[in-house]
Context: one part of a larger RNA
RNA sequence: CCCUGCUGAAGGAACUCGGCAAAAUGGCCCCGUAACUUCGGGAUAAGGGGUGAGAUGUGCGGUUAACCGCACAUCUUGGCACAGAAUCGGGGGUAGCGACUGUUUAUUAAAAACACAGGUCUCUGCUAACUCGUAAGAGGAUGUAUAGGGACUGACACCUGCCCGGUGCCGGUAGGGUAAUCCUAGAUGUUUUCGCUUUUAGGUUAAACCUCGGUAAACGGCGGCUGUAACUAUGACGGUCCUAAGGUAGCGAAAUUCCUUGUCGGGUAAGUUCCGACCCGCAUGAAUGGUGUAACGACUUCCCCACUGUCUCCAGCAGGGACUCA
Numbered sequence: 001c002c003c004u005g006c007u008g009a010a011g012g013a014a015c016u017c018g019g020c021a022a023a024a025u026g027g028c029c030c031c032g033u034a035a036c037u038u039c040g041g042g043a044u045a046a047g048g049g050g051u052g053a054g055a056u057g058u059g060c061g062g063u064u065a066a067c068c069g070c071a072c073a074u075c076u077u078g079g080c081a082c083a084g085a086a087u088c089g090g091g092g093g094u095a096g097c098g099a100c101u102g103u104u105u106a107u108u109a110a111a112a113a114c115a116c117a118g119g120u121c122u123c124u125g126c127u128a129a130c131u132c133g134u135a136a137g138a139g140g141a142u143g144u145a146u147a148g149g150g151a152c153u154g155a156c157a158c159c160u161g162c163c164c165g166g167u168g169c170c171g172g173u174a175g176g177g178u179a180a181u182c183c184u185a186g187a188u189g190u191u192u193u194c195g196c197u198u199u200u201a202g203g204u205u206a207a208a209c210c211u212c213g214g215u216a217a218a219c220g221g222c223g224g225c226u227g228u229a230a231c232u233a234u235g236a237c238g239g240u241c242c243u244a245a246g247g248u249a250g251c252g253a254a255a256u257u258c259c260u261u262g263u264c265g266g267g268u269a270a271g272u273u274c275c276g277a278c279c280c281g282c283a284u285g286a287a288u289g290g291u292g293u294a295a296c297g298a299c300u301u302c303c304c305c306a307c308u309g310u311c312u313c314c315a316g317c318a319g320g321g322a323c324u325c326a
Stems, first nucleotide, its partner, number of pairs: 001321008010312002014310001019307001027051005036041001038155001052077011078082001090305004095300002097297002102114002118153007130139003156292004161222003166219002168215005175210002182203006189196002223241005250284001251281001262278005
């Protein structure tokens, strides 16, 4: 010096990306317990007090007299310390995300990812749709639309706006359009004949496609320029161009904000983070769900209390290495 433990004056997060690690808390009994809430919770919330041993008495229980256990009262008594070791929650506040329990990258990721109950759309009438198989056949299902398959969303509460022009899907068949086939007429080669071959023109003719409608909890999309109010500023109001339609309710410097450490307020002596607002949203927005939300989380952010060798600033001890000698 390294590893594993233990102790530490004063201070107490000044350490650090970050309280990482350590310390602290801890059992049982009694008292007491907030916001919020889906009235179940939150809750061991928080915050306090007690706790050893002996004796006596009372009460209760063990089937009950002995005996044992528990509770209470009184008295006595030892220690620095009585849940004396071991086992054994640190706590509170705020915000984000995900409702929750669960699942996951066996061997760098446990999460906000996946799943989930619930919601919606769509297919499927039974020899079901769909899947596996060349097939037979099997699953679906010894089920039958309150069932089964596929897709999206993801408890609950309040909601879910406008656009069908493009793409997709569904429907309509009147018309257009099209291959082989078939029909008619002609030509060519061959030919005694029947015919066959090559080819031209016209006609007939399915689906697809064109066309006409529907459909967005289908894929998706949801504007620009300009003028205007008796200070200024702003623009309820107007003009114009374009579009299928021009973003509604909400939320908003956000897990989204470039400019940006935006501006204001709070917290600190001092705050690029955090919380509350504002709204000029580079580039929010409604089941690619929007906004809230009690409970829950080895998730993420910020703050506070307690606590500490994380630190100021290191020191000592124990065991094991390293090192020296054999």
Large-subunit ribosomal RNA, domain IV from Padina crassa, 326 nucleotides, folded computationally. The gene name in the source record is rnl. Rfam family: Bacterial large subunit ribosomal RNA. Gene Ontology terms of the family: structural constituent of ribosome and ribosome. The RNAcentral record of the full RNA draws on ENA. The source organism's lineage runs through Eukaryota, Ochrophyta, Phaeophyceae, Dictyotales and Padina.